[in-house]
The RNA shown here (Glycine riboswitch aptamer) has 86 nucleotides and comes from Cryobacterium sp. BB307. The prediction has a mean pLDDT of 75. The sequence was found by an Rfam model in a public genome assembly. Lineage of the source: Bacteria > Bacillati > Actinomycetota > Actinomycetes > Cryobacterium. Rfam family: Glycine riboswitch aptamer. Rfam links the family to the GO term glycine biosynthetic process. About the family: This family represents the bacterial glycine riboswitch.
RNA sequence: UUACGCGCGGCGGGAGAGCCUCCCUGGAGGCGCCGUAGGAGCAACCUCCCCGGGAAUCUCUCAGGCCCACGUACCGUCACGCACAG
Numbered sequence: 001u002u003a004c005g006c007g008c009g010g011c012g013g014g015a016g017a018g019c020c021u022c023c024c025u026g027g028a029g030g031c032g033c034c035g036u037a038g039g040a041g042c043a044a045c046c047u048c049c050c051c052g053g054g055a056a057u058c059u060c061u062c063a064g065g066c067c068c069a070c071g072u073a074c075c076g077u078c079a080c081g082c083a084c085a086g
Stems, first nucleotide, its partner, number of pairs: 001086001005082003009078005018031006032066003038062001039060003045053002
């Protein structure tokens, strides 16, 4: 000095899923549905007596959501910080 990487923030892109009823028009209830906040679970593999470790866009739907909007994992980009190899 610093690619890759990690953290954080800005910008851009970015879904999904219904109906009915009631009434104080914004909510509630019934059944149904969705998976891209979060959460949980597991393979190979490691260890190996056991136990344990062990990923996700997979699975579960606890939470969340199902007019719109916000937001969302994820992708790209920029800046800052950390930091190894070189």